[in-house]
Context: one part of a larger RNA
RNA sequence: CUGGGUGUAAAGGGAGCGUAGGCGGGGGCGCAAGUUGGGUGUGAAAUGUACAGGCUUAACCUGUGAACUGCACCCAAAACUGCGCGUCUUGAGUGAUGUAGAGGCAGGCGGAAUUCCUAGUGUAGCGGUGAAAUGCGUAGAUAUUAGGAGGAACACCAGUGGCGAAGGCGGCCUGCUGGGCAUUAACUGACGCUGAGGCUCGAAAGCGUGGGGAGCAAACAGGAUUAGAUACCCUGGUAGUCCACGCGGUAAACGAUGAUUACUAGGUGUGGGGGGACUGACCCCUUCCGUGCCGGAGUUAACACAAUAAGUAAUCCACCUGGGGAGUACGGCCGCAAGGUUGAAAAACUC
Numbered sequence: 001c002u003g004g005g006u007g008u009a010a011a012g013g014g015a016g017c018g019u020a021g022g023c024g025g026g027g028g029c030g031c032a033a034g035u036u037g038g039g040u041g042u043g044a045a046a047u048g049u050a051c052a053g054g055c056u057u058a059a060c061c062u063g064u065g066a067a068c069u070g071c072a073c074c075c076a077a078a079a080c081u082g083c084g085c086g087u088c089u090u091g092a093g094u095g096a097u098g099u100a101g102a103g104g105c106a107g108g109c110g111g112a113a114u115u116c117c118u119a120g121u122g123u124a125g126c127g128g129u130g131a132a133a134u135g136c137g138u139a140g141a142u143a144u145u146a147g148g149a150g151g152a153a154c155a156c157c158a159g160u161g162g163c164g165a166a167g168g169c170g171g172c173c174u175g176c177u178g179g180g181c182a183u184u185a186a187c188u189g190a191c192g193c194u195g196a197g198g199c200u201c202g203a204a205a206g207c208g209u210g211g212g213g214a215g216c217a218a219a220c221a222g223g224a225u226u227a228g229a230u231a232c233c234c235u236g237g238u239a240g241u242c243c244a245c246g247c248g249g250u251a252a253a254c255g256a257u258g259a260u261u262a263c264u265a266g267g268u269g270u271g272g273g274g275g276g277a278c279u280g281a282c283c284c285c286u287u288c289c290g291u292g293c294c295g296g297a298g299u300u301a302a303c304a305c306a307a308u309a310a311g312u313a314a315u316c317c318a319c320c321u322g323g324g325g326a327g328u329a330c331g332g333c334c335g336c337a338a339g340g341u342u343g344a345a346a347a348a349c350u351c
Base pairs, nucleotide, nucleotide: 004320005319006318007303008302012317014201015200016199017198021194022193023192025088026087028085029084030083031082033081034080035077036076037075038074039073040072041071042070049065050064051063052062053061054060091191092188093187094186095184096183097182098181099180103177104176105175106174107173108172109171110154115149116148117147118146119145120144121143125136126135162169163168206247207246208245209244210243211242215241216240220236221235222234223233258316259315260314261313262312263311266294267293268292269291270290271289272288273287274286275285276284298305299304322351323350324349331342332341333340334339
């Protein structure tokens, strides 16, 4: 290489858009590049091979044949692939009519709670723990009442509920805005799928500049615990957490399951929509889209998966090839740094 694989054994890229490329629906006509058949030429010799023969045999040597699976040209075929023309509507898209939603961005508003400040009432404790202590408090705390300030998060509703490509998204209102689903079948007429590079998005922590800072809280300090305790527990507490703009680009970025399409028993719940039946929003029947559970065939090493497949197939991409060394060193690229990423990512050494 062929072949075999990627839920958990090594292996699906964090996600999307999309370039090249690869692959691609039904009917018709044509061409003949691929393809198929036939023919001609060529495919040196030696080697190898088959059968003979020569050295006593063998190695070795000689002869003859086939073969040299290839290439070029000519003739022919037209099913398939390709190309050209024309066409179709079921794939795809557009339109129309509805519809659900924490989808995104911006602005405004609200109440509960914590903390702080002011004032009142009030007096000796409060707080914290397994028990304590550090800490706070007679300069009046804790508790309680009223008023105020400020920041952050939005109890109940809340649901294997919803939305989003993923990351993710949850108080209320308004504006702007993306996508989906159902019905319809008016329009386009294969316009499709995938996607190396590339571009964009991308939790948390982190970084830069400037704000903000209630609570929480790495670091740090103190108190405990302990043989010790650079911890677990307690009292404090700074970065940070929040906002704006920029950077970074990682994750158990997980369904540890790439995308798309088709096909293959059922049962049951739930979210959104349509149709039927009905007096009826209910119930019932049916259908499409989503999201769960159970389960048959089939698959699987087993666990399990099972129309949301890990079943049966097809196309395209990514990735794997013993463990450690090591996602390290070195080089390249990116980054302010931290560091990230890359090569079929090493090697020595080791099991």
The prediction has a mean pLDDT of 86. A computed fold for a 351-nucleotide part of an RNA from a termite gut metagenome, annotated as small-subunit ribosomal RNA, central domain. Rfam family: Bacterial small subunit ribosomal RNA. Rfam links the family to the GO terms ribosome and structural constituent of ribosome. RNAcentral holds the full RNA, with entries from SILVA.